Record summary
A computed fold for an 87-nucleotide RNA from Gracilibacillus dipsosauri, annotated as c-di-GMP-I riboswitch aptamer. Lineage of the source: Bacteria > Bacillati > Bacillota > Caryophanales > Gracilibacillus. The RNAcentral record of the sequence draws on Rfam. The prediction has a mean pLDDT of 81.
RNA sequence: UCAGAAAAAGGCAAACCUAUCGUAAGGUAGGGACGCAAAGUUACAGAUCCUAAAGCACAACUGCAAACGGAUGGCUGUGCUGCCUGG
Numbered sequence: 001u002c003a004g005a006a007a008a009a010g011g012c013a014a015a016c017c018u019a020u021c022g023u024a025a026g027g028u029a030g031g032g033a034c035g036c037a038a039a040g041u042u043a044c045a046g047a048u049c050c051u052a053a054a055g056c057a058c059a060a061c062u063g064c065a066a067a068c069g070g071a072u073g074g075c076u077g078u079g080c081u082g083c084c085u086g087g
Base pairs, nucleotide, nucleotide: 001087002086003085004084011036012035016031017030018029019028020027021026034074040080041079043078044077045076046075047072048071049070050069055064056063057062
């Protein structure tokens, strides 16, 4: 520096369940394994999702819209870092 067919040391952990936080999307912890060679990071650009309060409509119930507010890295690209094996 390139590759990931096989193997090994090890790693991560979807759905689902329980507890808990949150309006929600979803997060955290434990159990659990569908998968993953970056399923490490989330810095930058994008994508998707959410809507309590505030806003708008309404007498009210309730409804609407969505970012300047949030969520997702197991969504895409870029950046940075890294294990094993082979060349």